This is a predicted structure of a 331-nucleotide part of an RNA (large-subunit ribosomal RNA, domain IV) from Stramenopiles sp.
Its Rfam family is "Bacterial large subunit ribosomal RNA".
The source organism's lineage runs through Eukaryota, Sar and Stramenopiles.
RNAcentral holds the full RNA, with entries from ENA.
A source record names the gene rnl.

Context: one part of a larger RNA
RNA sequence: UUAUGUUGAAGGAACUCGGCAAAAUGACUCCGUAACUUAGGGAGAAGGAGUAGCUUUUUAAGGGCAACCUUACAAAGCUGUCACAGAAUCGGGGACAGCGACUAGUUAACAAAACUACAGGUCUCUGCAAAUUUGCAAAAAGAUGUAUUGAGGCUGACGCCUGCCCAGUGCUGCAAGAUUAAAGGAAAAAGUCUUUUAGGCUUUAACCCUAAACCCCAGUAAACGGCGGCUGUAACUCUGACGGUCCAAAGGUAGCGAAAUUCCUUGUCAUUUAAUUGGUGUCCUGCAUGAAUGGCGUAACGACUGUCCCACUGUCUCCAGCAUAAACUCA
Numbered sequence: 001u002u003a004u005g006u007u008g009a010a011g012g013a014a015c016u017c018g019g020c021a022a023a024a025u026g027a028c029u030c031c032g033u034a035a036c037u038u039a040g041g042g043a044g045a046a047g048g049a050g051u052a053g054c055u056u057u058u059u060a061a062g063g064g065c066a067a068c069c070u071u072a073c074a075a076a077g078c079u080g081u082c083a084c085a086g087a088a089u090c091g092g093g094g095a096c097a098g099c100g101a102c103u104a105g106u107u108a109a110c111a112a113a114a115c116u117a118c119a120g121g122u123c124u125c126u127g128c129a130a131a132u133u134u135g136c137a138a139a140a141a142g143a144u145g146u147a148u149u150g151a152g153g154c155u156g157a158c159g160c161c162u163g164c165c166c167a168g169u170g171c172u173g174c175a176a177g178a179u180u181a182a183a184g185g186a187a188a189a190a191g192u193c194u195u196u197u198a199g200g201c202u203u204u205a206a207c208c209c210u211a212a213a214c215c216c217c218a219g220u221a222a223a224c225g226g227c228g229g230c231u232g233u234a235a236c237u238c239u240g241a242c243g244g245u246c247c248a249a250a251g252g253u254a255g256c257g258a259a260a261u262u263c264c265u266u267g268u269c270a271u272u273u274a275a276u277u278g279g280u281g282u283c284c285u286g287c288a289u290g291a292a293u294g295g296c297g298u299a300a301c302g303a304c305u306g307u308c309c310c311a312c313u314g315u316c317u318c319c320a321g322c323a324u325a326a327a328c329u330c331a
Base pairs, nucleotide, nucleotide: 001326002325003324004323005322006321007320008319010317011316014315019312027051028050029049030048031047036041038157052079053078054077055076056075057074059072060071061070062069063068080084092310093309094308095307096306097305098304099302100301104116105115120155121154122153123152124151125150132141133140134139158297159296160295161294163227164226165225168224169223170220171219172218173217177215184208185207188204189203190202191201192200193199228246229245230244231243232242255289256286267283269281270280271279272278
């Protein structure tokens, strides 16, 4: 000096990205326990008190013929220690907010999460030789199931809700028209052969008939998706309920909002601090929120994320001692 322990005056997070690490709490009995809530919880909330040994008494259980003995709870006294759950084992707590309802699962070997899943919701397909899937096929799964089935997509408990747009792209339906392939029918033309007359063979082939698909016409957004400008206006000013105009399929509704989304930005105001680019509440000027690509709330839960408070401490002011193992010297 390093590592692992252990102790520390005064202060007590001033350390640091951040209380990381350490300290503190810890058992049992009794008292006591808030907001909120899905009435189950929250809750071991929080916050307190007691705990050893002996004596006496009551009660209970067991043993004993009985006297009485043992054990346990409780009460009242007495005794000793600095310290009585005397070691070890053994929750720190509280407040606010974000996200995800929860239990569960995940990057074997740098990520455990707000990711995945989930119960619940909804849409589409599926009438059975089902749809869907594997296989060239035979065949098989679905299923020894039958629409309260099975498959696929999205969302993700619960509560309140889920607005407008079918112009584009998909999907579904319809059959009127238009268009279209091969096949089938078929006039005509050219070449060639012959018995030169009827024909045969080869090639080209108008035209007729004609499927799905596409075009066309409708429907459909818990399908993919989308959801505006400019301008005038109220008797201070500002603002604009109101009006005009252009464009569009329709112009963003309810909610929420400097947000896990806000560039300007450390936005404004309030609160928290002596001081805060932080946190919370409010406003709305939403660069570029918004409704199952779900919107907004939400008790409980979380080795999740942000902020604050109490307790606690060598994290720090500012380092020091001790123990052990290395390091160092000699062999």